[in-house]
RNA sequence: CUCUUAUCAAGAGAGGUGGAGGGAAAGGGCCCUAUGAAACCCGGCAACCAGCAUUUAGGCUAAGGUGCCAAUUCCUGCAGCAAAAUCCUGCAAGAUAAGAG
Repeated sequence: CUCUUAUCAAGAGAGGUGGAGGGAAAGGGCCCUAUGAAACCCGGCAACCAGCAUUUAGGCUAAGGUGCCAAUUCCUGCAGCAAAAUCCUGCAAGAUAAGAG
């Protein structure tokens, strides 16, 4: 990098360092930010892998491997429904995990 499968409306600090940016990529929108961005440390959430029991469907744990900690994956594309619209439906795109190449 490619493929397969699963999930994506919940959850997570009024701490320290740090100093201006940030919301994964491009454009647009809309937001967050000196009542302090990114990053790092600590802390936390979750439970995909993992462990335990049980036994095939759910349960418990959180030491380890990841992940995550504003806003639906912040919104955005295509198709369907519809007069129009919408926390509507499907697909695409993306992210994460596990497995394969």
The RNA shown here (SAM riboswitch aptamer (S box leader)) has 101 nucleotides and comes from Clostridium magnum DSM 2767. Model confidence (mean pLDDT): 78 of 100. RNAcentral holds the sequence, with entries from Rfam and Ribocentre. The organism belongs to Clostridium magnum, within Bacteria.